[in-house]
Context: one part of a larger RNA
Molecule: large-subunit ribosomal RNA, domain II
Organism: soil metagenome
RNA sequence: GCCGGGGAGUUUAUGGCUAUGGCAAGCCUAAGGGUUAAAAACCCGUAAGCAUAGGGAAACCAACACGCACGCAACCGCAAGGCCAGGUGCAGGGUAUGAAAAUGCCCGGAGUCAUAGCCAUACAUACUAGAAACCAGACGAUCUAGUCCUGGGCAGGGCGAAGCUAGGCGAAAGCCUAGUGGAGGCUCGAAGGGGUUCUAACGUGCAAUUUGUUCCUCAGACCUGGGACUAGGGGCUAAAGACCAAUCUAGUCUGGUGAUAGCUAGUUCCUUCCGAAGUGGGCCUGAGCCCAGUCCCGAGCGAGAUAGCGUGUGGGGUAGAGCACCGAUUGGAAAACAAGGACCCGAAAGGAUCCACUUUCCUUUCAAACUACGAAUCCACGCGCGUUGUAGACCUUGGGAAACGGGUUACAGGGGGUAAGCUCCUGGACCGAGAGAGGGACAACUCAGACUGAGGUUAAGGUCCCCAAGUGCUGGCUAAAUGUCAAACCAAAGGGCGUCGUCAGCCUCAGACAGCGGGGAGGUAGGCUUAGAAGCAGCCAUCCUUCAAAGAAAGCGUAACAGCUCACCCGCCGAGGCUGACGGCCCCGAAAAUUGACGGGGCUAAGCCAGCCACCGAUACCUCAGAACGCAGCUUAUGCUGCGCUGGUAGGAAGGCGUCCUAGCUGGACAGAAGCUGGGCUGUAAGGUCCAGUGGACCGGUUAGGAUUGCGAAUCCCGGU
Numbered sequence: 001g002c003c004g005g006g007g008a009g010u011u012u013a014u015g016g017c018u019a020u021g022g023c024a025a026g027c028c029u030a031a032g033g034g035u036u037a038a039a040a041a042c043c044c045g046u047a048a049g050c051a052u053a054g055g056g057a058a059a060c061c062a063a064c065a066c067g068c069a070c071g072c073a074a075c076c077g078c079a080a081g082g083c084c085a086g087g088u089g090c091a092g093g094g095u096a097u098g099a100a101a102a103u104g105c106c107c108g109g110a111g112u113c114a115u116a117g118c119c120a121u122a123c124a125u126a127c128u129a130g131a132a133a134c135c136a137g138a139c140g141a142u143c144u145a146g147u148c149c150u151g152g153g154c155a156g157g158g159c160g161a162a163g164c165u166a167g168g169c170g171a172a173a174g175c176c177u178a179g180u181g182g183a184g185g186c187u188c189g190a191a192g193g194g195g196u197u198c199u200a201a202c203g204u205g206c207a208a209u210u211u212g213u214u215c216c217u218c219a220g221a222c223c224u225g226g227g228a229c230u231a232g233g234g235g236c237u238a239a240a241g242a243c244c245a246a247u248c249u250a251g252u253c254u255g256g257u258g259a260u261a262g263c264u265a266g267u268u269c270c271u272u273c274c275g276a277a278g279u280g281g282g283c284c285u286g287a288g289c290c291c292a293g294u295c296c297c298g299a300g301c302g303a304g305a306u307a308g309c310g311u312g313u314g315g316g317g318u319a320g321a322g323c324a325c326c327g328a329u330u331g332g333a334a335a336a337c338a339a340g341g342a343c344c345c346g347a348a349a350g351g352a353u354c355c356a357c358u359u360u361c362c363u364u365u366c367a368a369a370c371u372a373c374g375a376a377u378c379c380a381c382g383c384g385c386g387u388u389g390u391a392g393a394c395c396u397u398g399g400g401a402a403a404c405g406g407g408u409u410a411c412a413g414g415g416g417g418u419a420a421g422c423u424c425c426u427g428g429a430c431c432g433a434g435a436g437a438g439g440g441a442c443a444a445c446u447c448a449g450a451c452u453g454a455g456g457u458u459a460a461g462g463u464c465c466c467c468a469a470g471u472g473c474u475g476g477c478u479a480a481a482u483g484u485c486a487a488a489c490c491a492a493a494g495g496g497c498g499u500c501g502u503c504a505g506c507c508u509c510a511g512a513c514a515g516c517g518g519g520g521a522g523g524u525a526g527g528c529u530u531a532g533a534a535g536c537a538g539c540c541a542u543c544c545u546u547c548a549a550a551g552a553a554a555g556c557g558u559a560a561c562a563g564c565u566c567a568c569c570c571g572c573c574g575a576g577g578c579u580g581a582c583g584g585c586c587c588c589g590a591a592a593a594u595u596g597a598c599g600g601g602g603c604u605a606a607g608c609c610a611g612c613c614a615c616c617g618a619u620a621c622c623u624c625a626g627a628a629c630g631c632a633g634c635u636u637a638u639g640c641u642g643c644g645c646u647g648g649u650a651g652g653a654a655g656g657c658g659u660c661c662u663a664g665c666u667g668g669a670c671a672g673a674a675g676c677u678g679g680g681c682u683g684u685a686a687g688g689u690c691c692a693g694u695g696g697a698c699c700g701g702u703u704a705g706g707a708u709u710g711c712g713a714a715u716c717c718c719g720g721u
Base pairs, nucleotide, nucleotide: 001721002720003719004718005717006716011124012122013121014120015119016118017117018116019115020114021113022112023111026050027049032044033043034042054061055060067090068089069088070087075082076081092107093106094105095104096103097102127266128265129264130263134256135255136254137253138252139251145230146229147228148227149226150225151224152223153222154220156188157187158186159184163180164179165178166177167176168175169174192217193216194215198212200211201210232248234244235243269656270655271654272653273652274651279292280291281290282289283288295400296399297398298397299396300395304388305387306386308385309384310383311382312381313380314379315378320373321371322370327366328365331362332361333360334359335358340355341354342353344351345350406431407430408429409428411427412426413425414424415423416422436447437446438445451626452625453624454623455622456621457620461616462615463614464601465600466599470613472612473611474610475609476608477607483603484602494588495587496586498585499584500583501582502581503580504579505578506577507576515572516571517570518569519568521545522544523543526540527539528538551566554565555564556563627646629644630643631642632641633640634639657710659707660706661705662704663703664702665701666700667699668698675694676693677692678691679690680689681688682687
């Protein structure tokens, strides 16, 4: 891992609701007793409890045995309508408060007991399993830490302290030399002890700490045998929170104990109907709860309800717009100018100019916290249409929940942020809880809401091949493989004498534009300045003449001249040209790490734009057949007809299947029960039934009742393999 077996909402009490049944203004017994062989059943037991009256804090006081009206169902009626149980509204009454007015609660009798189901509560284990911990009492120093008692052990070398001896010297103290001697938490290094490096080997190991190598120490604060002592908030510690039996920031075992867990995992058969929420408020609250909202089921009532459209009457101050207000803002003009700054004149007094400031006017631009304006949407109410509702909506009420982490959006509107697959809101849609088709793949983008089977038609999207369907038609554009991507999955500012188109202005057969040929002059080298200044350093002026035309010169050039062009004019040529604005496609801008992405092949259309006709394409729509559910009609079969409806997580509700046991009734079996193996038939399903083989002794059906009642998961438990 697999297989088999085991394996999780139970029991008691109390309370609430629903259903069924008994009795009913009453209902009911408890403990206990009788009877019985015992139990069941039956009988007694009315103490207590609930109900029958409420109001008030209390003292205390104390309610219609229906006066009027409306009116559903039912009934009557051809109809209009009548009548009207239950019900509703008045009137009336009780009580509390109040001076009163008035207001709150209550009043024209329905409860109670039992059983069953659902739910809640309980320091009851409370669906099952799971902590780290806490406390109590015991057991441990055969490991290890420290100490004590008693034993044992340490090859062989090296260095050579004190002391001593001999010789020499000295007055002496003493010194020198040579020996001797053998000290030391000295040294090298076996045994022993340790465990440094390779961060080697090993790493399901030889081993729950080992092996190899290298290394430290090796006469001491050394190593070691045996025997003792110290015990868990305690020991012991040359101190690492180390060690105290592979366990230590508080040992182990047993008990409290099934500790507790708002956390995690698991929670066992089928089908049908409906179907959520991730929001508001509160909480030592944000992994959880409570209330409300949203979902489900039941009951009551009895006629409207309202998502859509139109219209009417009100409400509003957003988008936009605007600048009178408020605040910001461009340029200018005028007036005033006390004080301020700069500057000029003046001896000073003072005067004048400019700026600034103030006011007014004109002009330019803005605003969430500006408005003399102001939509569309929106909100409220009414009417009409639509939809829906007597097949019972809306509403009221009782019971049961789940949920209170949401997300996305070439959808719309906002706050924060440079931004984000960011964050926080509002309104919708979708995912969540939604399958199918398309988008290459792709929760939320497009189409479309899946009861089952069969056939057809379409949607989005597509039609060269992969791949179903056009190598379809008409007219343009693109030459970049641009593109072949609806978006997400980008490409920008800025450029282009790329090309196509639209518009405007100007020139043009009296000859445009471009090119080529020719001219481009004279006064004059204008005057000044300057060394020079002659069209061309600079300043001033910028005229006149001849002309077809020619600037007191647009550029180059010279030291200054010279020289070369230009403007301008003529000729050749012979038809459009020049300038500007706008638009379509295209190009540049354009850089990322293994070779690589239009889905791929490939394509010059099989790309882009505009139009047209076919076809393909889904669980959509239509048709046929069948099933479930709801309702109506006919009916009383569980049926026929008609209409509607049948995606679904959490969750609610309903109906069933199977297992074991009990009781009643009724069956099968050695001429072969249960079980097992393999098949047939059947039911939407859980399942049922039949046949054959095996097996060898018990097993069913139905009605009612009761459960230790259904396994694939829990690193589940036990066994097998």